A computed fold for a 404-nucleotide RNA from Isoptericola luteus, annotated as Bacterial RNase P class A.

């Protein structure tokens, strides 16, 4: 200076005029209630008033509710090791694998020897397998030679070292050995198993010994193992006011329906009568469940904002974070409030012109002109993920060139 990596912070500023929204003082004024006070409404003042993502509705809690509550099973979530947290599928550190020159970055990261399935095509064969071309033997037969022998056809056998098809074909080089050939057997090396010694909280790393010689890939294919996990949601709940209209049907009614935690099963718990007759059964009314048809009500209020809350020091810790002291209070709406004009300025981007620092590579600054400004907006609250985003900054780090 150029290109890259990862973290982090604003999201335009100031005045100046109209205009909104809770709240909270003062004052007026209607109405009620009658020291007081409520409420309705107008004037003034005053504190405050949308976001890094308020989106997305993926994920983890507060909180509310299901009268107490256990067992199994279903069905969901995770998947390396250590920490963080209130709690995650976040976050941080590391470990292994893989990309990268590198700063980094990426992972659906236990299991394939518990089962079952998939691996198209080509290919002889795609699992503990396979003989397509080929190398070698025997045996028959042609044919060529004097002979030893060479060659073709067929057949049976031995081979997979070479070649061929593929992502993948039963480790690699090298050599003995053998008709031929092979880890058959040898060296060295890759892998895996075992034993041992080091480092490490651990994942997991490094040594040295040995050992059969090497039985694919897929689990983001069912699946198996470990570990967690009630269910619904603020339209959740809960007080007040207020209005209506009930009818009919089915089963049952303590010999136990029902209902109680969403799906089953088990165990628990909780549970409703009365009356008449012709009385050992029926009927009737009430209750309980399940339905059909039809009526009214959508109103105020609470929930609703102080919180795992923010900011600044110190302190521990690689870090996330935590622990101390010490200040600070920022919307709570309910058809749903913060908005409109102007002016100055600041930020970018193009054109032009002047100059300025330095030894160089470079590097700043002024001034006129026109133009520009992104994603988006609470609705119970918080912690994370993903997603959008004109512009401006700041800090580490990495690779590359140039000048001194």
């Nucleotide at each position: 200076c150029g290109a890259g990596u990862c973290g982090g912070u604003c999201g335009g500023a100031c005045g100046g005029u109209c205009g909104c929204g809770u709240c909270g003082g003062c004052g007026g004024u209607g109405c009620c209630c009658c020291c007081g006070g409520g409420u309705g409404u107008c004037g003034c003042c005053g504190c405050c008033g949308a976001g890094g993502a308020a989106c997305g509705u993926c994920c983890g809690g507060g909180c509310u509710c299901c009268g107490a509550a256990g067992g199994g099973c279903a069905a969901g979530g995770u998947g390396g090791u250590g920490g963080c947290u209130a709690a995650c599928a976040g976050c941080c550190a590391c470990c292994c694998g893989g990309g990268g020159u590198g700063a980094c970055c990426c992972g659906c990261g236990g299991g394939a020897c518990a089962g079952u399935g998939c691996c198209a095509c080509a290919g002889a064969a795609a699992a503990c397998a396979g003989a397509c071309c080929g190398c070698c033997g025997g045996c028959g037969u042609c044919g060529g030679g004097c002979g030893a022998c060479c060659g073709g056809c067929g057949u049976c056998g031995g081979u997979c070292a070479g070649g061929g098809u593929g992502a993948a074909a039963c480790g690699g080089u090298g050599g003995u050995g053998u008709a031929a050939g092979a880890g058959a057997c040898c060296a060295c090396c890759a892998g895996c198993g075992c034993g041992c010694c080091c480092g490490g909280u651990g994942a997991c790393g490094g040594g040295c010994g040995u050992g059969g010689c090497u039985a694919g890939g897929u689990a983001a294919a069912c699946c198996c193992c470990a570990c967690c996990u009630g269910g619904a949601g603020c339209a959740a709940g809960g007080u007040c006011a207020g209005a209506c209209a009930g009818a009919c049907u089915g089963u049952g009614u303590u010999u136990g329906a029902g209902g109680g935690c969403g799906g089953c099963c088990c165990g628990c718990c909780c549970g409703a009568u009365u009356c008449u007759c012709u009385u050992c059964g029926a009927g009737a009314a009430g209750c309980a469940c399940a339905g059909u048809c039809g009526g009214g009500u959508a109103g105020a209020c609470c929930g609703c904002u102080c919180g795992a809350g923010c900011c600044c020091u110190g302190c521990g810790g690689c870090a996330a974070c935590g622990c101390a002291g010490g200040g600070c209070c920022u919307a709570g709406a309910u058809g749903g409030a913060u908005g409109g004009c102007c002016g100055u300025c600041a930020c970018c981007c193009g054109u032009g012109c002047c100059g300025g620092g330095g030894c160089a590579a470079c590097c700043g600054g002024g001034c006129a002109c026109g133009g520009g400004g992104a994603c988006a907006g609470a609705a119970c609250c918080c912690g994370g993920c993903g997603u959008a985003c004109a512009g401006a900054c700041c800090g580490a780090c990495u690779c590359g060139u140039c000048c001194g």
Its mean pLDDT, the model's own confidence on a scale to 100, is 77.